The RNA shown here (transfer RNA) has 73 nucleotides and comes from Halicephalobus sp. NKZ332. Its mean pLDDT, the model's own confidence on a scale to 100, is 82. The RNAcentral record of the sequence draws on Rfam.

RNA sequence: GGUUUCUUAGCGUAGUGGUUAUCGCGCUCGCCUUACACGCGAGAGGUCGCCGGUUCGAACCCGGCAGAAACCA
Numbered sequence: 001g002g003u004u005u006c007u008u009a010g011c012g013u014a015g016u017g018g019u020u021a022u023c024g025c026g027c028u029c030g031c032c033u034u035a036c037a038c039g040c041g042a043g044a045g046g047u048c049g050c051c052g053g054u055u056c057g058a059a060c061c062c063g064g065c066a067g068a069a070a071c072c073a
Base pairs, nucleotide, nucleotide: 001072002071003070004069005068006067007066010025011024012023018056027043028042029041030040031039049065050064051063052062053061
């Protein structure tokens, strides 16, 4: 330098155009306990990498940019 794939909450993930973006771990609060852990319940936390485009409507389709990985040279 070329090709392909990937980027969604603190971390790891689901989600192939339609009302409110999913789950686990973690975090906060409550219950339980003498207390802690476990367990149970509730909650907070996301401008879906960035900028444009298509569409009545975009995390999802298209283009550019940035970053990461694999392969080729």
The organism belongs to Halicephalobus, within Eukaryota. Rfam family: tRNA. Rfam describes the family as follows. Transfer RNA (tRNA) molecules are approximately 80 nucleotides in length. It is annotated as a transfer RNA.